[in-house]
């Protein structure tokens, strides 16, 4: 680092992925963001923290 065996291991918290907590669901649920002249505008990759990634500004090289 790779392979094979066997056991275990829910899920959701408006745009990606992982870790850490925190509420919520109970699979028939948790969730599906705001504003309006209905024609559009508008802000966020976090539920919160923190690291990758995408993307927007802004300085410097």
């Nucleotide at each position: 680092u790779u392979u094979g065996u066997u056991a275990a291991u829910g899920g959701c918290g408006a745009u990606g992925g992982g870790g850490u907590u925190c509420g919520c669901c109970c699979c028939g649920a948790a969730a599906u963001g705001u504003c309006c002249c209905c024609g559009g505008a508008c802000u966020g990759a976090u539920g919160a923290c923190c690291c990758c990634u995408u993307c927007u500004g802004a300085u410097g090289c």
This is a predicted structure of a 61-nucleotide RNA (Fluoride riboswitch aptamer (crcB RNA motif)) from Acidobacteriaceae bacterium TAA 166. Lineage of the source: Bacteria > Pseudomonadati > Terriglobia > Terriglobales > Acidobacteriaceae. Rfam family: Fluoride riboswitch aptamer (crcB RNA motif). Rfam links the family to the GO terms response to fluoride and positive regulation of gene expression. For this family Rfam cites "Widespread genetic switches and toxicity resistance proteins for fluoride" (Baker et al., Science, 2012). It was read from a public genome assembly, where an Rfam model found it. The prediction has a mean pLDDT of 81.